[in-house]
């Protein structure tokens, strides 16, 4: 370097849920708890997907202009447990 059927030996991680905390959200971090998982390490590099505070658009209201309030768009915000890739690695077999 490939490979993971089966087994070892150290064992690792931790879905949903709850709490507690940051955050406009999406989410994230700490504890409980385990659905899973041999890279469920790490990294947003493509593609997906969630989210929309900010900014634009249109509507409402209004004499206007602003502000409430609705919709739609928009990553500069997530997500590595969505696939690809990049990189690092434990056992074991070749």
């Nucleotide at each position: 370097c490939c490979u993971g059927a089966a087994a070892c030996a150290g064992g690792g991680c931790a879905a949903a849920c709850c709490c507690a905390u940051c955050g406009a959200a999406a989410g994230g971090u700490g504890g409980g708890g385990a659905c899973g998982c041999a890279a469920a390490g790490u990294c947003a590099c493509c593609g997906g997907u969630c989210u929309a505070c900010c900014g634009g658009g249109c509507c409402c209201c209004g004499a206007a202009g602003a502000g409430c309030g609705g919709c739609c768009c928009u990553a500069c915000g997530a997500c590595a447990g969505c696939g690809g890739g990049a990189u690092u690695g434990c056992c074991a077999g070749u």